This is a predicted structure of a 108-nucleotide RNA (c-di-GMP-I riboswitch aptamer) from Paenibacillus rigui. The sequence was found by an Rfam model in a public genome assembly. Lineage of the source: Bacteria > Bacillati > Caryophanales > Paenibacillaceae > Paenibacillus.

RNA sequence: AAUCGACAAUAGCAUACUUAUCGAAAGGUAAGGACGCAAAGCUACGGGUCUAACGUUGAAUGAGUCUUAAGUCUAUUCUGAUUCAGCUAUGAUCGCCGGGUUGCCGUG
Numbered sequence: 001a002a003u004c005g006a007c008a009a010u011a012g013c014a015u016a017c018u019u020a021u022c023g024a025a026a027g028g029u030a031a032g033g034a035c036g037c038a039a040a041g042c043u044a045c046g047g048g049u050c051u052a053a054c055g056u057u058g059a060a061u062g063a064g065u066c067u068u069a070a071g072u073c074u075a076u077u078c079u080g081a082u083u084c085a086g087c088u089a090u091g092a093u094c095g096c097c098g099g100g101u102u103g104c105c106g107u108g
């Protein structure tokens, strides 16, 4: 120095949950709190996963509207509005996996 990760030592981080706050949400930040972690330090580079604001498709609801027929039951075209469902990151996740990069110790 590299590999590796000890019934070692000095340190470190902080799951769930609670409170406050940002966000459409996923989720983030701060304080408390510890399930755990040899990188549970950093980095969205690759994959996976999560969300669906914007966008888009379909259906339903009621409103207005066009043409023709019928003759006052209705059929048909278009417009925007509301609700529901589907698709979709540019959003998120590094404590999902891998890559890159930095680092403590040294039983072996």
Base pairs, nucleotide, nucleotide: 004106005105012037013036017032018031019030020029021028022027035095041101042100043099045098046097047096048093049092050091055087056086057085058084059083060082061081063079064078068075069074